[in-house]
Context: one part of a larger RNA
RNA sequence: CGUAGGAAACUUGAGGGAGGCUGCCUUUAGUACGAGAGGACCGAGGCGGAUGAACCUCUUGUGAUCCAGUUGUCACGCCAGUGGCAUAGCUGGGUAGCGAAGUUCAGUCGGGAUAAGCGCUGAAAGCAUAUAAGCGCGAAGCCCAGCCCGAGAUAAGGUUUCCCCGAAGGGCACUUGAAGACUACAAGUUUGAUAGGACGGAUGUGUAAGUAUGGCAACAUGCGAGCUAACCGUUACUAAUCGCCCGUUCGG
Numbered sequence: 001c002g003u004a005g006g007a008a009a010c011u012u013g014a015g016g017g018a019g020g021c022u023g024c025c026u027u028u029a030g031u032a033c034g035a036g037a038g039g040a041c042c043g044a045g046g047c048g049g050a051u052g053a054a055c056c057u058c059u060u061g062u063g064a065u066c067c068a069g070u071u072g073u074c075a076c077g078c079c080a081g082u083g084g085c086a087u088a089g090c091u092g093g094g095u096a097g098c099g100a101a102g103u104u105c106a107g108u109c110g111g112g113a114u115a116a117g118c119g120c121u122g123a124a125a126g127c128a129u130a131u132a133a134g135c136g137c138g139a140a141g142c143c144c145a146g147c148c149c150g151a152g153a154u155a156a157g158g159u160u161u162c163c164c165c166g167a168a169g170g171g172c173a174c175u176u177g178a179a180g181a182c183u184a185c186a187a188g189u190u191u192g193a194u195a196g197g198a199c200g201g202a203u204g205u206g207u208a209a210g211u212a213u214g215g216c217a218a219c220a221u222g223c224g225a226g227c228u229a230a231c232c233g234u235u236a237c238u239a240a241u242c243g244c245c246c247g248u249u250c251g252g
Base pairs, nucleotide, nucleotide: 001152005163006162007161008160009159010158011157015149016148017147021049022048023047024046025045026044027043033038051106052105053104054103055102059100060099061098062097066093067092068091069090070089071086072085073084074083075082076081110144111143112142117137118136119135120134164251169246170245171244172243173189174188175187176186177185194239195238196237197235198234199233200232201231204227205226210223211222212221213220214219
């Protein structure tokens, strides 16, 4: 821009795409078959491999500063307690998120038309012949079926609702996001829980500061926990201010 008024939702599915894998074991059954040796079809069940998708409950990794320990040195006058720097100083753990080595799921079942092949009936050609007329079976393949995209499918579809008091609606702006390169998408903008803060909780760390006792001391023990990112909930305290623009006038 188009889809002959403008919108908002929900859809149909022309068409397109992805996928399509495979092993072993048990049973049927030591059965059919076979002199024996050996040893099935068909069917039923179980366990896997590789691959793919989604997810983070569990396991595990990361987690640039969440907690603790600790060395050197400097500073806060000193003690105590803290802070800076030293690769994040080093070390032990670790929330959310993101991952896999973790978890769950998938390939199916079934139907249709067929290939090679196997047949039925059957003439031409009194026989024979699966073929000439006709009919049937038959594959990991084809078409459906299951998953994803999908009306620019210009043949531009359908349904419902709304609007014409610059309307319905949309955009800008602003607060943001498990969305994201930008854009887009999604949630909000006081008629508000969108982000931050606060409060409570969860989680992590592991018993803070202080104090008492023992010890020359390093330190140990008792009472006492403290702190806590991205998580969950609540709460208008802060910021989403004030606003602006597009879009019409009943539609060939």
The prediction has a mean pLDDT of 87. Large-subunit ribosomal RNA, domain VI from a Bryobacterales bacterium, 252 nucleotides, folded computationally. The organism belongs to Bryobacterales, within Bacteria. It was read from a public genome assembly. Rfam family: Bacterial large subunit ribosomal RNA. Rfam links the family to the GO terms structural constituent of ribosome and ribosome.